Lysine riboswitch aptamer from a chicken gut metagenome, 165 nucleotides, folded computationally.
The RNAcentral record of the sequence draws on MGnify.
The prediction has a mean pLDDT of 78.

[in-house]
RNA sequence: GAUAGAGGUGCGGUUUGUAUGAGUACCGCCGGUCCGGCCGCCACAGGCCGAUGGGCCGCGCGGAAAAGGACACACCGCCGAAGAUCCCGCCUUGUGGCGCGCGGGAAUCUGGUUGCUCCGGCGAAAGCCCUGCAACUGUCAUCUGUUUUAUGAUGGAGUGCUAUC
Numbered sequence: 001g002a003u004a005g006a007g008g009u010g011c012g013g014u015u016u017g018u019a020u021g022a023g024u025a026c027c028g029c030c031g032g033u034c035c036g037g038c039c040g041c042c043a044c045a046g047g048c049c050g051a052u053g054g055g056c057c058g059c060g061c062g063g064a065a066a067a068g069g070a071c072a073c074a075c076c077g078c079c080g081a082a083g084a085u086c087c088c089g090c091c092u093u094g095u096g097g098c099g100c101g102c103g104g105g106a107a108u109c110u111g112g113u114u115g116c117u118c119c120g121g122c123g124a125a126a127g128c129c130c131u132g133c134a135a136c137u138g139u140c141a142u143c144u145g146u147u148u149u150a151u152g153a154u155g156g157a158g159u160g161c162u163a164u165c
Stems, first nucleotide, its partner, number of pairs: 001165005008079001010078005016072003026063004030058006036049003040098006082110004086105005111137006120129003139156005
């Protein structure tokens, strides 16, 4: 350097089904109110629509979703699997800022799981991300110890560890 592996409630993805989302958004009608309205939000600019209209409101009427997320089965790819942070690009009539999502890129943090959890973020919620702690667990090193297998203690991190060439 190459190849192949191990950790286990292991990681991620896809289809299908179910519930939730939600009697919500949205559409039509009715009533009230305003004069403006058009990007997810804000500001500026430009253009367009406009009273036969538009915006907002309604424990009014009628109709009525979807996505993401969750659970279950199955399948697929894998063991920095993957997650997060940062930068760039896209997501608009243009520009700037903020935000969600998607894609790409370096470098930083995290071995993994579970439970709890400050601030903050996402979400309708459940939860998830982030941070920290605890327990369990895998791996290597050192020490102890053993029937030279165990057991125990301390410490490190996956750019690690094991095996073969």